Small-subunit ribosomal RNA from an uncultured prokaryote, 1477 nucleotides, folded computationally.
Its mean pLDDT, the model's own confidence on a scale to 100, is 83.
RNAcentral holds the sequence, with entries from ENA.
RNA sequence: AGAGUUUGAUCAUGGCUCAGAGUGAACGCUGGCGGCGUGCCUAAGACAUGCAAGUCGUACGAGAAAGCACCUUCGGGUGUGAGUACAGUGGCGCACGGGUGAGUAAGACUUGGGUAACCUGCCCUUCAGAGGGGGAUAACUGGAGGAAACUCCAGCUAAUACCGCGUACGCCGAUUCUUUCUGCGGAUUGAAAGGGAAAGCUACGGCGCAGAGGGAGGGGCCCGCGUCGGAUUAGCUUGUUGGUAAGGUAAAGGCUCACCAAGGCGACGAUCGGUAGCUGGUCUGAGAGGAUGAUCAGCCACACUGGAACUGAAACACGGGCCAGACUCCUACGGGAGGCAGCAGUGAGGAAUAUUGCGCAAUGGGGGCAACCCUGACGCAGCGACGCCGCGUGGGUGAGGAAGGCUUUCGGGUCGUAAAGCUCUGUCAGAAGGGAAGAAAUGCUUAUAGGUUAAUACCUUGUAAGUUUGACGGUACCUUCAAAGGAAGCACCGGCUAACUCCGUAGGUGCAAGCGUUGUUCGGAAUCACUGGGCGUAAAGGGCGCGUAGGCGGCCAAGCAAGUCAGAUGUGAAAGCCCACGGCUCAACCGUGGAAGUGCAUUUGAAACUGCUUGGCUUGAGUAUCAGAGGGGAAAGUGGAAUUCCCGGUGUAGAGGUGAAAUUCGUAGAUAUCGGGAGGAAUACCGGUGGCGAAGGCGACUUUCUGGCUGAAUACUGACGCUGAGGCGCGAAAGCGUGGGGAGCAAACAGGAUUAGAUACCCUGGUAGUCCACGCCGUAAACGAUGUCAACUAGGUGCAGGGGGGUGUUGAUCCCCUCUGUGUCGCAGCUAACGCAUUAAGUUGACCGCCUGGGGAGUACGGUCGCAAGAUUAAAACUCAAAGGAAUUGACGGGGGCCCGCACAAGCGGUGGAGUAUGUGGUUUAAUUCGAUGCAACGCGAAGAACCUUACCUGGUCUUGACAUCCCGUGCUACCCUAUGAAAGUAGGGGUUCUCUUCGGAGACACGGUGACAGGUGCUGCAUGGCUGUCGUCAGCUCGUGUCGUGAGAUGUUGGGUUAAGUCCCGCAACGAGCGCAACCCCUGCCAUUAGUUGCCACCAUUAAGUUGGGCACUCUAAUGGGACCGCUUGCCGAUAAGGCAGAGGAAGGUGGGGAUGACGUCAAGUCCGCAUGGCCCUUACGUCCAGGGCUACACACGUCCUACAAUGGCCAGUACAACGGGCAGCCACUUCGCAAGAGCAAGCUAAUCGCACAAAACUGGUCUCAGUUCGGAUUGGGGUCUGCAACUCGACCCCAUGAAGUUGGAAUCGCUAGUAAUCGUGGAUCAGCAUGCCACGGUGAAUACGUUCCCGGGCCUUGUACACACCGCCCGUCACGCCAUGGAAGUUGGGGCUGCCUGAAGAGGCUGAGCUAACCCGCAAGGGAGGCAGGUUUCUAUGGCAGUACCGAUAACUAGGGUGAAGUCGUAACAAGGUA
Repeated sequence: AGAGUUUGAUCAUGGCUCAGAGUGAACGCUGGCGGCGUGCCUAAGACAUGCAAGUCGUACGAGAAAGCACCUUCGGGUGUGAGUACAGUGGCGCACGGGUGAGUAAGACUUGGGUAACCUGCCCUUCAGAGGGGGAUAACUGGAGGAAACUCCAGCUAAUACCGCGUACGCCGAUUCUUUCUGCGGAUUGAAAGGGAAAGCUACGGCGCAGAGGGAGGGGCCCGCGUCGGAUUAGCUUGUUGGUAAGGUAAAGGCUCACCAAGGCGACGAUCGGUAGCUGGUCUGAGAGGAUGAUCAGCCACACUGGAACUGAAACACGGGCCAGACUCCUACGGGAGGCAGCAGUGAGGAAUAUUGCGCAAUGGGGGCAACCCUGACGCAGCGACGCCGCGUGGGUGAGGAAGGCUUUCGGGUCGUAAAGCUCUGUCAGAAGGGAAGAAAUGCUUAUAGGUUAAUACCUUGUAAGUUUGACGGUACCUUCAAAGGAAGCACCGGCUAACUCCGUAGGUGCAAGCGUUGUUCGGAAUCACUGGGCGUAAAGGGCGCGUAGGCGGCCAAGCAAGUCAGAUGUGAAAGCCCACGGCUCAACCGUGGAAGUGCAUUUGAAACUGCUUGGCUUGAGUAUCAGAGGGGAAAGUGGAAUUCCCGGUGUAGAGGUGAAAUUCGUAGAUAUCGGGAGGAAUACCGGUGGCGAAGGCGACUUUCUGGCUGAAUACUGACGCUGAGGCGCGAAAGCGUGGGGAGCAAACAGGAUUAGAUACCCUGGUAGUCCACGCCGUAAACGAUGUCAACUAGGUGCAGGGGGGUGUUGAUCCCCUCUGUGUCGCAGCUAACGCAUUAAGUUGACCGCCUGGGGAGUACGGUCGCAAGAUUAAAACUCAAAGGAAUUGACGGGGGCCCGCACAAGCGGUGGAGUAUGUGGUUUAAUUCGAUGCAACGCGAAGAACCUUACCUGGUCUUGACAUCCCGUGCUACCCUAUGAAAGUAGGGGUUCUCUUCGGAGACACGGUGACAGGUGCUGCAUGGCUGUCGUCAGCUCGUGUCGUGAGAUGUUGGGUUAAGUCCCGCAACGAGCGCAACCCCUGCCAUUAGUUGCCACCAUUAAGUUGGGCACUCUAAUGGGACCGCUUGCCGAUAAGGCAGAGGAAGGUGGGGAUGACGUCAAGUCCGCAUGGCCCUUACGUCCAGGGCUACACACGUCCUACAAUGGCCAGUACAACGGGCAGCCACUUCGCAAGAGCAAGCUAAUCGCACAAAACUGGUCUCAGUUCGGAUUGGGGUCUGCAACUCGACCCCAUGAAGUUGGAAUCGCUAGUAAUCGUGGAUCAGCAUGCCACGGUGAAUACGUUCCCGGGCCUUGUACACACCGCCCGUCACGCCAUGGAAGUUGGGGCUGCCUGAAGAGGCUGAGCUAACCCGCAAGGGAGGCAGGUUUCUAUGGCAGUACCGAUAACUAGGGUGAAGUCGUAACAAGGUA
C1' cells in the first nucleotide's frame, strides 16, 4: 500500500466482499512447563450456610459459672477462677472501606471559575478556661403477659449520660454611631444595650472536656463552555416568570407560603417520547476521526420495590430504625422474622465466566494511653491456554541413499540425513540436599542522656544494643543424580469425474502450545468527504419569483480591542501512552525521573485582517431628463377568410371514406354550385434557431389602463447590496364547483372494418371537455434534464434593438467602433467520455436547494392541504450482487445509401396431378441392422442386399478362440472315402510327406495344451486425429512499425473513381507486409517445329475397299514452342491517372471458354459402421462358425427420377453423320439355328491394327386423322432365354396375350444466360447376374435479359439498439400454485404515562392539648407557673381504588399490495422506425 466482483472487451460511477489490528469472548480439534495479568457482558432475577464493624474497664454501675484449693454442722461456706466472661449506661466508629450500573440526557459528568451566600467530627497550631449545684435512668431485683419476637408494672443505682446557676475579651447580636475599602450590593474597624461554656479519668507522666482565632483535608450551593439520536414530537409553562413581606436551611434561591404583576422557555430545537451511568482512558486509524467506557483510578447514582424521617460534623444511611407493597420463612393462627448489586457458595437464566481456601506476616482502616482486638479491604494460594511474555519437546555426525510404503516410461523417482547406527549436551519435568529477600516497627530487657523528684527509685522523652513477629512456603534460587529418556498439533491446497500422482505411512503453504470457526469494533471506506466527495447524461438544481430571520458584503481615515496573534502565570489528579535510566537470568511485568496532555482561566502586549463606533468617497445599487423596440399584462370594441347549420335557386344519382371496404348521407333530391342568413371558435400570408416575459406562457385590428427592458448625456443619493430556511404570490394541460355558451374538434360510448382474438391502431358517428365569468387544484420530460448573483479568462461569423464615427451627391448604400439581447463555430482549460467553451460544464468568491447501491417505494402509517381526484412530508421489514452512465467491437433491424449473384424480372423447359422405379418418415414385424434430418438428410453412406455381403432375427455350434505374437508337446501334414447332420461340425477309416541341413536339427504347415492375450460394425463425433459439408470462388481476414485515444480500440482496410476482385489509380498519419483475388497448372480454340505406325492420301501406280506400293503436303496423333498485353492507333469519356466505350488488326479482345485450386473463421455441423485413437463396457460372450429368414413388409405421407398423356407425333420401310471409353476367368467378328431373348461353332485381338459397335434424333417415302386412339404402356396370364450351388420369399431379358391410370396437372415450387437450356443416342465404374441411379461422351440446337422497385442470399459505408448463447435475442403484465416479511381490520390483550375524584399509612409542620409531667421559677406547705409528653385535629403525601384520555406494543376471522420461487397459462407492451416513434 491494495485486491475481487456489473461488460464480448473498456473507462468512469456505485454498492457488495476480502486481506490488517483488537477482544472480559464462546465453540471445534489438540495440549509439556513457568511468570505476570484476568474471569456473570445474560436475570438490579431468587437465595440455604459461614464469615464481611467493631472497640474502649485510663468514662460508669453491676457482675457470674465450670474447674481447682481449703473448710464444713454435709445444707453449704471461703479463697481462687475474676473485677474475668456475658450483658447494660456512656464515648468514638458504623456516612470509610467493599459491591453494582437499575435509574439518570441533567440536582449527573468534564473543564474553568464563584461563594462578600456556607459547613467541617477526628488532626495541627494559637489565645483564654474548667467555679458551684441538682434531679433522674438502664443494667439489676421482684411481679405480669406472650408459642415466639419481645413487652409491661413496681423498686434500687452510677457516670465523661441529663439539667439549672455563676464567669467568658476577641463569639453571636435587632438597632444606632464610627474607620477604611468598594464592583455601591456590601465588606471591614471601633463603641454600646442584650445573649451564650465545660467532665472527668489516671501508673500523676499525661489522656480528655469547653469557648474563640488560624490551618490542613473534606463537603454543600451557584455560574460559563462542552456532553446520543428522533421534527412522522412545534409549541410548552400557573409556583409557572418576576417582585414585596414572611418562613425555612449550614447556606443564596419559588426552596415554601401570602399578596401583586403577567410573565418565562422555544427553529441557536423548548416540550414530548427513545436510548444511555459520566470521565481519565481503551481499541482502531498516517492523522482528523470512529467505536467503546471490563479490569485500575476520579465523580455520580443505587442497596428487595415505593415513601418519609430520626441520630449525627456529615445520611434521608447496603450488613440502622418507621410505614406501605410483593416475595420467602417460622407459628400454638393470636402474631412474628428476612433482604449477598460485600467474600465464598447454591439453584435459575445463558454460548459463557472460578474456591463455601490460608492469613492479618506486609500495606491500609476502626477503636484503645497502650498491650491488643477487629478487618472476605488487603496479602497470598486454588481453578480456567481466557490473554500477554518466556522456555522446551534435543544437538552433531551419519548413503548400504537400508527396510517398508507410494509411484514408474521398469531405468528409476520419492518419503530422505529423515530413520537406524556412532557421539555430545542436560533447559523443563523427576529424585535428593542446601536455601533467601519480603521485618520496618511495637512491646520487653540492658546500657545511657534529658525531664520530674529528697532520690542514682517510679514514671516519662530520646539514643544504642539484644530479643520478639512470615499466610505465601521449605516457595524463589543454588548444587548433585540418572536419562534422549516423559512432551506437536491445527487450518488450507492439490477435488465437482481425464490433464503431478493419487485417497495416502505421501507432497506443499501458514502459524505453533496452540491452531481454526463464529460473533463484535475500527480500518481498508475519499462509501457522510473538517482534513477529504459530488449534482448536463451515472443518485442529486427547488417549476418560477418576491421577501423575513440568518449568512456574506465596495474605497479612504481615525478610535476600540470582541474575534485573531504573541509572551507570562495557574490549572489540565494518579495510573496509562511516549522517552531515559533502573529491578526481577531475558521478556511480559514493575520502580524512579522527564516529556506530553493540541484544553480552560487569568494577565501583559500588538493592531495587519474580520468586527464595533465615528467621519468621508463614488466605482456597486438606485433616482431624475431625453429617446427607442416589443405576440409583456388587463379591459372594452371592431373585422375578414374558413368549417357547420338554416332558407331559397340550379341540378341528378350518387356522395363520402379506405390499403381495400363497410357503417354513414342521398330520389322525402344528397354531393356539386349560386344567393341570403345564424352562431361559435381560431386568427392564413407576414413568420424568421426573430421579439417580449421570472417561469408557466404570449400571434387579426383599434382604443384605454399598466409592468418590465435598452441606449445616450448630464445631475443627484451615498453601500441604500447579494443570497435567502420558514413565509407569501404566480404557476401548462387535465380535473372539480356554480352559472353561461357550444361552430369545429373530441376522452367515454356506439357502429363498421382489420384480426386467431382486437375492449387498439383505420373509418362513420358522438357526450363530457375544449370557450366565457367567478372560485378551487398546484402538478408536468414545469428541460438548457445545467439554482441565483458577481469578477476574470483567445477569437471568427450571423441575427435583433439602440448609439457614435468615416467616405459620399450629405439621399440610399458601404466601412469601422461600441452597448444590450439571441444563435453558431472554435483555442486554452475542464470532463468518465459524450461534450462545454465570455450565454462555461473554464478560474474564483457569496448564499440557498439536493444526493449517498438496485428493488420494496415516492409506497405504508402519521401529520398538513384539498369539495373530491389527489398533492406534500416520508419510512421499515424483506430481497438481490448488482442496478445505472459514456464510449468500443460485433450481430441484428418489418433503418438508410452503394453494389453483386439465374436473386427477381424477361424467356425456355420442368416438379406438384397419373403409372412405375428409388430413398425417407410412419406403421408392422422374431428381425424389418445402423447412420444421415431446414438450406447443407431423403436415386444420401450403398460404384450395384437371391447365398455371401450382413452389422439384424430364429435355431444349432466353439471357448486361447475365425485372426496375431510368444511357450510346450506331437508330427498321423496336405488329400481322399464312409456314417450322421440343414450346415457348421462330430465320429471313423484310408493315406503317408514339403524346403534347408553341419544329419543333431531348423523352418513352413497342421493338431493338442497352458497362460499372457486375441476379438467386439458394443457406448461416447459433446474426449479426439484425419477427412468432409456449408456460408462461398463470397472478397475478404490479419500483422509489424508509427500515429491518435485514459482505455477497449481506431488508423492502415475509410474517402473520390474503377474492377469479376481489398483489381488498380488518386487523395490521406500513415508506411510496409502476410494469407486470400489474379497469375503460374490441365483441357479446349489458332499457328509453327519435331515425329510419321496401327493414323492420313494432294501427287504417281493399284484395289471391291488407303487394299497394296509410294509419300508424310493435309487430317490426325503427342511432345515442344509461339500467340492476347488495353499492346496499337485513331477517336471519345475520365483528372494528364486507373479504367471504360468504340475501332483496326487478329483464329481468339478485354480474366477467350471450361477445370483444378476453397483465406481468417462459423455451425460442440457430419463421420468412433472407411481408417486411427483416449476413456468406459463384454470376455463359455456384446467374441466366433453355420443354416434359414430379414434389410425387398404396406392403410398411408414426403423427396428425387423415368415413361407418358400424343400429329413438331406413333408405326413401317429406306438413307446418313459421332465422340469418350473399356476388353484375356475378357471383347468376340464371320457363319448356322431360333420370331426373339439367345444358343452352337469359331477367326482375330493384351488393342490408333481385332472386337464391343448398326449411334439415335435427323433426312426421304408411306400410313394413322384427334379417338382413351395404330397414343400410353402399368398390371396380369401363359411360354421361354441367360447368369449362378441356388432366381419361392427376391434377378434381368425375350415371345404371345392382356391393355390400368393418364387428354398437360390446385396452392406452391425447381433448373438454365450459349454450344447453354431443351432434345437424341453412346460409353464406363460397381458387377456371376441385376441401372429409370451415378460418372463421362458426342449429335441436333434455341428463346430472353427493359431493368434493380420488389422476394432470397451476400459485400462495403452509415444509423439505432435495453442484443453479446448476439432477433430462433431480450423482455412486460394479469392469472394459477408454494414460501416469506409487511399494511388495513370488527375486536381481544399487555405496558409505561397524563388528568380528575376518593382513600389517606408512617412521617414532618400547624392548631389544640380539660389527660400526664423529676430537674428551672414563685411558694412555709398545699399548690401554681414556664417548659414538655400522650392524645385529638388539620395540611402535604406513598400505596390502593374509580372514571377518562392519548401513546407504544402483541394478537385476530377477513383483506390489500409486495418480494421470491422449476421448463405453468394468456397475450406481446418495451428495446430496431420493435412493426401505431